[in-house]
This is a predicted structure of a 330-nucleotide part of an RNA (large-subunit ribosomal RNA, domain IV) from Mesomycoplasma hyopneumoniae. The full RNA is in RNAcentral, with records from ENA. The coordinates come from a structure-prediction model, not an experiment, and the mean pLDDT is 87. Its Rfam family is "Bacterial large subunit ribosomal RNA".
Context: one part of a larger RNA
RNA sequence: CCAAUGUUAAGGAACUCUGCAAAAUUAUCCCGUACGUUCGCAAGAAGGGAUGCCCUUUUUCUUAAAGGGCCUCAGUAAAAUAGGGGGGGCAACUGUUUAUCAAAAACACAGCUCUCUGCAAAGGUGUAAACCGAAGUAUAGAGGGUGAAGCCUGCCCAGUGCCCGAAGGUUAAGCGGAGAUGUUAGCCUAUUGGCAAAGCAUUCAAGUGAAGCCCGGGUGAACGGCGGCCGUAACUAUAACGGUCCUAAGGUAGCGAAAUUCCUUGUCAACUAAUUAUUGACCUGCACGAAAGGCGCAAUGAUCUCCCUACUGUCUCAACAUUGGACUCG
Repeated sequence: CCAAUGUUAAGGAACUCUGCAAAAUUAUCCCGUACGUUCGCAAGAAGGGAUGCCCUUUUUCUUAAAGGGCCUCAGUAAAAUAGGGGGGGCAACUGUUUAUCAAAAACACAGCUCUCUGCAAAGGUGUAAACCGAAGUAUAGAGGGUGAAGCCUGCCCAGUGCCCGAAGGUUAAGCGGAGAUGUUAGCCUAUUGGCAAAGCAUUCAAGUGAAGCCCGGGUGAACGGCGGCCGUAACUAUAACGGUCCUAAGGUAGCGAAAUUCCUUGUCAACUAAUUAUUGACCUGCACGAAAGGCGCAAUGAUCUCCCUACUGUCUCAACAUUGGACUCG
């Protein structure tokens, strides 16, 4: 020096990304216990006291209680055995997860909601047979979203999707078969050439022809979307008000520098001697917003963050000790 451990004057988080690590608390009994709350909790809240041994009493050597006495620095004398409180974010909760760097605010969840499915169900596996769904039957099954309970969930159907509709337009194969072409019995000219029925073969117009699409309607807890400019009040400022353009409609309630705020360490207040942190407000929301849910919320959390108290070698600032290495000699 390295690893593990123990003790430490005075101070007590000044350490540091962070009280990381350590210390402190810890047992049992008694007293006592706030805000909040879904009345279950919160709660072992917090905070305080007692504890050994001997004797007596309570019918009793069973504990307990009361009283008296004895000893120690110390009586749960060792070990084991919660530090506590306050504010905020997120997720309701118990649970699940990246076996081997992430345990979480991610996943799941009960509840809510939408869509499909009438049974030979929808959906799924398989080329098929067949099987699952289900020895079930819409209080069932499948799929999507949201995520307890509370208060709620606004406007837009123009685009895309889905559902319903069938008048018109468009439209495939098929049906249809006008016409055309080739071939030649025959006919005309009788030199060459021309016309050409039936049949056979090739090609083919009109017409007919479903769903779909166009078209008409509905639908947002379907995919999604939810404006700009100008003026105006008897200080100023602001604009309840007015004008105008555009749109399918222009963001309602609630929340807001937020897990979202760029400018930004926004501004004010609280906390501090001092705070880019934190909390409470404001609203100028670069770029919150209502089941990709909005807002509150008791309880819960090896969650994230801020503060207070207790406590400490985390630190000021290091020292000593123990064990094992390293090191020296063999």